This is a predicted structure of a 129-nucleotide RNA (c-di-AMP riboswitch aptamer (ydaO/yuaA leader)) from Neomoorella thermoacetica. RNAcentral holds the sequence, with entries from Rfam and Ribocentre. The organism belongs to Neomoorella, within Bacteria. RNAcentral records the identical sequence in 2 taxa. It matches the Rfam family "c-di-AMP riboswitch aptamer (ydaO/yuaA leader)". About the family: This family represents a conserved RNA structure found upstream of the ydaO and yuaA genes in Bacillus subtilis and related genes in other bacteria. Gene Ontology terms of the family: cyclic-di-AMP binding and regulation of gene expression.

C1' cells in the first nucleotide's frame, strides 16, 4: 500500500412496511402508507377439468435438461422523459367460498440489499451585482 471479513454511523435501492407517543417492559395507542371482505345499479360464468388473493412476476417453446424466449418490471444519486447499460420475470396464500362496491368491518407495517454512463427540459436552493 493493496484485498477480505466483521462491528458502528451516514447515504441510498427493490417493498406497503415509516414516523411519533405511553410504559418497568417481550406491552399498548396514534398517524401514515398497503391490502382482503362488503349494497344498490351494472356486469360476468363457476359448479372434481374448480375458482380466488397478494406481487412486475403472465404466456410460448424445447432434446424434458432447466435451457431459450416472452406480456410485465427495476437500477443506473435533485425531478421527469429519451439513448446506451445492467438486471428480475419468483415465491406464497385462501380451501369449495369470494366480480364492481357507498356505509361498514378486517389485517400488515417484512424481509433483502449496494447503483453512480450520457443529453435535453422544467423546477428548485445558493452566491453576486
Nucleotide at each position: 500500500a493493496a484485498u477480505a471479513a466483521g462491528c458502528g454511523a451516514g447515504c441510498g435501492c427493490u417493498g406497503a412496511a415509516u414516523c411519533c407517543c405511553u410504559g418497568a417492559a417481550u406491552a399498548g395507542g396514534g398517524a401514515a402508507c398497503g391490502g382482503g371482505g362488503g349494497a344498490a345499479c351494472c356486469a360476468c360464468u363457476u359448479c372434481u377439468u374448480g375458482g380466488g388473493g397478494u406481487g412486475a412476476a403472465u404466456c410460448c417453446u424445447u432434446u424434458u435438461u432447466c435451457a431459450g424466449g416472452u406480456a410485465g418490471g427495476g437500477u443506473u444519486a435533485a425531478c421527469u422523459u429519451u439513448c446506451g447499460a445492467c438486471c428480475c420475470g419468483a415465491a406464497c396464500c385462501c380451501g369449495g367460498c369470494a366480480g364492481c362496491u357507498a356505509a361498514c368491518u378486517u389485517c400488515g407495517u417484512a424481509a433483502g440489499c449496494g447503483u453512480a454512463g450520457a443529453a435535453a427540459g422544467g423546477u428548485g436552493a445558493g452566491g453576486u451585482g